[in-house]
RNA sequence: CUGUAGCUCAAUUGGAUAGAGCAUCUGACUACGGAUCAGAAGGUUGCAGGUUCGACUCCUGCCAG
Numbered sequence: 001c002u003g004u005a006g007c008u009c010a011a012u013u014g015g016a017u018a019g020a021g022c023a024u025c026u027g028a029c030u031a032c033g034g035a036u037c038a039g040a041a042g043g044u045u046g047c048a049g050g051u052u053c054g055a056c057u058c059c060u061g062c063c064a065g
């Protein structure tokens, strides 16, 4: 310094339900598959505390690289 979905990454000074691409699953299409289109599922934001009306965001300790 980094740690956010299976993987790669966003999240504007702390602000309202944490998103995208790929992958996966379902459906459409197709003789089948792929491609394409539509939709769905998937997250204790490394762990434990603290501050605050409110924390992915700030503070402390720990863990991993």
Stems, first nucleotide, its partner, number of pairs: 001065003006022004015053001024040005046062005
This is a predicted structure of a 65-nucleotide RNA (transfer RNA) from a bovine gut metagenome. Its mean pLDDT, the model's own confidence on a scale to 100, is 80. Rfam family: tRNA. Rfam describes the family as follows. Transfer RNA (tRNA) molecules are approximately 80 nucleotides in length. Its family is annotated with triplet codon-amino acid adaptor activity in the Gene Ontology.